[in-house]
Context: one part of a larger RNA
RNA sequence: GGCUUAUGGUGAAUGCCUUGGUGCCAACAGGCGAAGAAGGACGCAGCAAGCUGCGAAAAGCCUCGGAGAGCUGCAAGCGAGCUAAGACCCGGGGGUGUCCGAAUGGGGUAACCUGAUGGAGCUUCCCCUCCAUCGUCAUAACCUGAAUCCAUAGGGUUAUGAACGCGAUACGCGCUGAAGUGAAACAUCUCAGUAAGCGCAGGAAAAGAAAGAGAAAUCGAUACCGUAAGUAGUGGCGAGCGAAAGCGGUUUAAGCCCAAACCGGAAGUACUCUUCCGGGGUUGUAGGACCCGAACACGGAUUGCAAGAGCGAUAGUUUAAUGACUUGGAAAGGUCAGCCGAAGAGCGUGAAAGCCGCGUGAGCGAAAUCCCUCCUGCCUCCUACGGGAAUCCUGAGUAGCACAUCACACGUGGAACGAUGUGCGAAUCCGCGCGGACCACCGCGCAAGGCUGAAUACUAGUUGGCGACCGAUAGUGAACAAGUACCGCGAGGGAAAGGUGAAAAGAACCGCUGUGAGCGGAGUGAAACAGAACCUGAAACCGUAAGUCU
Numbered sequence: 001g002g003c004u005u006a007u008g009g010u011g012a013a014u015g016c017c018u019u020g021g022u023g024c025c026a027a028c029a030g031g032c033g034a035a036g037a038a039g040g041a042c043g044c045a046g047c048a049a050g051c052u053g054c055g056a057a058a059a060g061c062c063u064c065g066g067a068g069a070g071c072u073g074c075a076a077g078c079g080a081g082c083u084a085a086g087a088c089c090c091g092g093g094g095g096u097g098u099c100c101g102a103a104u105g106g107g108g109u110a111a112c113c114u115g116a117u118g119g120a121g122c123u124u125c126c127c128c129u130c131c132a133u134c135g136u137c138a139u140a141a142c143c144u145g146a147a148u149c150c151a152u153a154g155g156g157u158u159a160u161g162a163a164c165g166c167g168a169u170a171c172g173c174g175c176u177g178a179a180g181u182g183a184a185a186c187a188u189c190u191c192a193g194u195a196a197g198c199g200c201a202g203g204a205a206a207a208g209a210a211a212g213a214g215a216a217a218u219c220g221a222u223a224c225c226g227u228a229a230g231u232a233g234u235g236g237c238g239a240g241c242g243a244a245a246g247c248g249g250u251u252u253a254a255g256c257c258c259a260a261a262c263c264g265g266a267a268g269u270a271c272u273c274u275u276c277c278g279g280g281g282u283u284g285u286a287g288g289a290c291c292c293g294a295a296c297a298c299g300g301a302u303u304g305c306a307a308g309a310g311c312g313a314u315a316g317u318u319u320a321a322u323g324a325c326u327u328g329g330a331a332a333g334g335u336c337a338g339c340c341g342a343a344g345a346g347c348g349u350g351a352a353a354g355c356c357g358c359g360u361g362a363g364c365g366a367a368a369u370c371c372c373u374c375c376u377g378c379c380u381c382c383u384a385c386g387g388g389a390a391u392c393c394u395g396a397g398u399a400g401c402a403c404a405u406c407a408c409a410c411g412u413g414g415a416a417c418g419a420u421g422u423g424c425g426a427a428u429c430c431g432c433g434c435g436g437a438c439c440a441c442c443g444c445g446c447a448a449g450g451c452u453g454a455a456u457a458c459u460a461g462u463u464g465g466c467g468a469c470c471g472a473u474a475g476u477g478a479a480c481a482a483g484u485a486c487c488g489c490g491a492g493g494g495a496a497a498g499g500u501g502a503a504a505a506g507a508a509c510c511g512c513u514g515u516g517a518g519c520g521g522a523g524u525g526a527a528a529c530a531g532a533a534c535c536u537g538a539a540a541c542c543g544u545a546a547g548u549c550u
Stems, first nucleotide, its partner, number of pairs: 001549009015535001016499002020470002022467007029459002031166002039100003042055003046078002050074002061094006070082003105114003115134007135164002137161008171202001172200005182189001186236001212219002223251001224249004233241002255451003258395001262279007284429001286394004290388004299382003304378003308374003312370003316364004322337005338355002340344001346358003400424007410436001431446005486493002506534001509521004
């Protein structure tokens, strides 16, 4: 020095565990904000650095309920207190709520500086302190008022506004709008109207009651799912793109209101014209106005308000049934004998408990606030038939056409339909649009105004539940002071770090010592090789002892 065995150190793997994650399901909720949000800064405790809570009324105040013996957060300790006159705790309502932040009196390098007006306190006044108001925009009314006479622009005052900002990086609608890529290169094309940017929302949004579909004497608002169908088509006919009708849906269903004609009223006057208000009226087998007749009621709708009732949400509450012996530190294990069960889900308890605790199954419950439903009342609104006549009305720079584009699955094509820009520019029911160029015939519909629940999409949040999901190098970056420490001027980047024990019973006392660390006794404990550097404690690596080999 090698090897072997034994025994230690170091080290942290492994095993076991779970306070934390993760995915999904259901219900709820789907917003908060000038009544100052989200997010922060600075403060607040007897001692107080962090987190939590709160706001100069500051780990809290008032009140109404619940609950019932302890309490003064995590978090010990000292000290001082509170509490059956009901504390602490849980829930409803209220009060307070510094400064910054849309931030809004002005300014500003956020959490700071500095005004005006009115009022209050102190004061003779001043100073100082405190309270309230003072932003922009929009709308309305009024006042004022340039160049420029009238006017207009502009300025001002008052009133009104849940207007402004934030939030899920989700879902929706609109505007703007790429490229990498594919085409095995590349330009039309594709990616894709995607990503990204902007605007606007809502709990959903959008769409929506046919100038439809499209071929059958058909259907009958919209949306969504399945199918039709990778079909018909489109396409450097390449790569690719890609319908619709119809059918099925045990998805859901819901329809309405104006403009106009005409009638009445008011105002203005340019005097039969305009505007406003009320009635009327809303459609395509045309309808309505108008005229005649009948009728004058019955019924219905939804929003708002008020009262009531009920379900639910936000605290809670009642609740069955076991003992002995035995092993053990400990019984829930074992043995024996019982019991409950609308409860043998689960968790905890010193090992493995239906009957020990919490629960579970089954019931019960709200002073206060809120959601929903129902009913009643009030307000508001809607509703009709027959006949006649052919006078009036039925959405205009619209339809249409040309040119240029877009969008339609459809790339200009034979390219309709729909939309936009420019130019030209109709008709009025004997009318107009459409049925994929166009024409005829035959059909379908009624544009140029508007509203509309549900079925559909999503999940930041709340509550409950589940998992052939993870188990501390995993699972969130984060089970711990985690978006912390730390890094960066900044945008931004971004960790590591869990486990004594059933219970601190966390080692009184003695000894060595630097009166340090550490250790040895003693003691606790089932165990201390569980001693806080604490469960288990592999390997590398480093010792010690013995054996053996050279």

The part of an RNA shown here (large-subunit ribosomal RNA, domain I) has 550 nucleotides and comes from Akkermansia muciniphila. The source organism's lineage runs through Bacteria, Pseudomonadati, Verrucomicrobiota, Verrucomicrobiia and Akkermansia. Rfam family: Bacterial large subunit ribosomal RNA. Its family is annotated with ribosome and structural constituent of ribosome in the Gene Ontology.